[in-house]
RNA sequence: AAACGAUAAAGGCAAACUCGUGGAAACGCGAGGACGCAAAGCUAAAGGGCCUUCGCAAGAUGGCAGCCAGCUACCGAA
Numbered sequence: 001a002a003a004c005g006a007u008a009a010a011g012g013c014a015a016a017c018u019c020g021u022g023g024a025a026a027c028g029c030g031a032g033g034a035c036g037c038a039a040a041g042c043u044a045a046a047g048g049g050c051c052u053u054c055g056c057a058a059g060a061u062g063g064c065a066g067c068c069a070g071c072u073a074c075c076g077a078a
């Protein structure tokens, strides 16, 4: 340095659901809450995939990074 990931240490994030709020929806944001996560950090203007609206279909200009992927990063047993 790369790879790997403990019943290690320190810290971190926060699903469902509830309340409030934005949105036509998907979904976002805030508070509560923890199912889980070793990248559950960032990227949707590299790409695949998925969701929503409309549409016979093809197909987003809307969304999802907690699906894959790309980039970056804390710790250090085997």
Base pairs, nucleotide, nucleotide: 004076005075012037013036017032018031019030020029021028022027035066041071042070043069047068048067049064050063051062054059